[in-house]
RNA sequence: CUCUUAUCAAGAGAGGCAGAGGGACUGGCCCGAUGACGCCCAGCAACCAUUAAGCUUCAGCUUAAAAGGUGCUAAAUCCUGCAGGAAACAUUCCUGAUAGAUAAGAG
Numbered sequence: 001c002u003c004u005u006a007u008c009a010a011g012a013g014a015g016g017c018a019g020a021g022g023g024a025c026u027g028g029c030c031c032g033a034u035g036a037c038g039c040c041c042a043g044c045a046a047c048c049a050u051u052a053a054g055c056u057u058c059a060g061c062u063u064a065a066a067a068g069g070u071g072c073u074a075a076a077u078c079c080u081g082c083a084g085g086a087a088a089c090a091u092u093c094c095u096g097a098u099a100g101a102u103a104a105g106a107g
Stems, first nucleotide, its partner, number of pairs: 001107008013041001015040003021031003025081001027079002042073003047069002050065006077099001082096006
């Protein structure tokens, strides 16, 4: 980098460092010197691994925990892009796909 599967409306700091852009991309709309983004610490969660209990058709399943591997901690994945549908039709809403993110596995 590509492929497969699963998930994406919940949750998470008045801390330290640092100093200008940031929210993937498009068009919007936002965040940011009252210090964003990033890093550290802290925290959240429970995908993988682990531990305990229960169930079991013996392949696994459920619940709990959280010291390991990742991930995450503005806004629904911030909205949107393609297709279809509904309505009170300058608009609003719904469904699916695409794109993206993360985990686990494969090449």
Molecule: SAM riboswitch aptamer (S box leader)
Organism: Gracilibacillus dipsosauri